Small-subunit ribosomal RNA, central domain from Iris pallida, 350 nucleotides, folded computationally.

Context: one part of a larger RNA
């Protein structure tokens, strides 16, 4: 490469939008370029197959023959692919009418708790652990009340819930705004689906530069425990954790499972929107689309399991894999203020 693989063995990019390219409904017609079919010329000789001959057989050697292909010409066929030209509407998209949401951003309010500070009561202890100590307290701590102030997170509701591409998203209220689902079925009519390079978002941590600092807390530093303890535990504490601008671009960025379409048993819950039935209404109970769970037949897997939200039958398109170490390292490049990040050998060894 050909095979054949990627939920756990090696393999699904962290997720998205879209270039080329690559695949593409459904009915009728052109055309023959891809496809099948005649039929022609060639692909030197020898080889190689087969039929018959010659060396006493054989090997060998001599004669005649053709299958299979390849690349061309010529003549048809029109069912698929392509094309041409007209249409359809079920795919995919507008427009209506509804509809649930912690979907994003910016503004504005809130209360509890914490620490801090003032102010009063008070009068010896408080905190910490397995037991301690370090630590704070008569310069009045801890306890209690009352006034400030900061910053940061938002109990209960809250769920096996809802949202969003993913990362994520939850105190209340406003403003601007993105997506989805439902249901009518009016419009376009194939405008679909993936998608190399590209681009965009992209959790912690880290970097920058400007403010912020309540609690929490790498580093540090004291008390323990230990043989020792550079740690587990305690006692303090700084960067950071917040905000605003601007980088980084990686995580067990997990469903460890890629993204679209079509099919193939139920039962039994949530959430959304609809219909019937029923009723004064509301449930109830029947059934549809859309989500998100358990369970489970067929089937599938080396087992585990998966199982209409397949890991099941099937096409299309992309990324990956190809024994273990060496190594996600070294060299090159290109990116980043860094710190890295991407890309990615081999030499050796087993």
């Nucleotide at each position: 490469u050909u095979g054949g693989a990627c939920g756990u063995a090696a393999a699904g990019c962290g997720u998205c939008u879209a270039u080329a390219g690559g695949u593409g409904g459904c009915u009728u017609u052109u055309c023959a370029a891809g496809u099948c079919c005649g039929c022609c010329a060639u692909c030197a000789a020898a080889u190689c197959c087969c039929a018959g001959g010659g060396c006493u057989c054989a090997a060998c050697c001599c004669u005649g023959g053709a299958c299979a292909g390849g690349c061309a010409g010529u003549g048809g066929a029109a069912a698929c692919u392509a094309c041409c030209a007209a249409g359809c509407u079920g795919g995919a998209g507008u427009a209506c009418g509804g509809u649930a949401g912690g979907g994003g951003u910016a503004g504005a309010g809130g209360g509890a708790a914490u620490u801090u500070u003032c102010g009063a009561u008070g009068g010896a202890g408080c905190g910490a652990u397995g037991a301690a100590a370090u630590g704070c307290g008569u310069a009045g701590a801890g306890a209690u009340c009352g006034g400030a102030a900061a910053g940061a997170a938002c109990a209960c509701c809250a769920a096996c819930g809802a949202c969003a591409a993913a990362a994520g998203c939850a105190c209340u209220c406003u403003g601007c705004u993105g997506g989805g689902c439902c249901g009518a079925c009016a419009c376009u009519g194939a405008c679909a689906c993936u998608g190399a390079g590209a681009g965009a978002c992209g959790a912690a941590a880290g970097c920058u530069a400007g403010g912020g600092g309540a609690g929490c807390a790498a580093a540090u530093a004291a008390g323990a425990a230990u043989a020792g303890a550079u740690a587990c535990c305690c006692c303090a504490g700084u960067a950071g954790u917040c905000c605003u601008g601007g980088c980084c671009g990686u995580a067990a960025a997990c469903g460890a499972u890629a993204g679209a379409u079509a099919c193939u048993a139920g039962g039994u819950g949530c959430u959304g929107u609809g219909c019937g039935u029923a009723u004064c209404g509301a449930c109830c109970c029947g059934u549809a689309c859309a989500g998100u769970g358990c369970u489970g037949u067929a089937g599938c897997u080396a087992a585990c399991g998966c199982g209409u939200u397949a890991a099941g039958u099937a096409u299309c398109c992309c990324g990956c894999c190809u024994a273990g170490g060496g190594a996600g390292u070294a060299c090159g490049u290109u990116c980043a203020c860094a710190a890295g990040a991407a890309u990615g050998a081999a030499a050796c060894u087993c």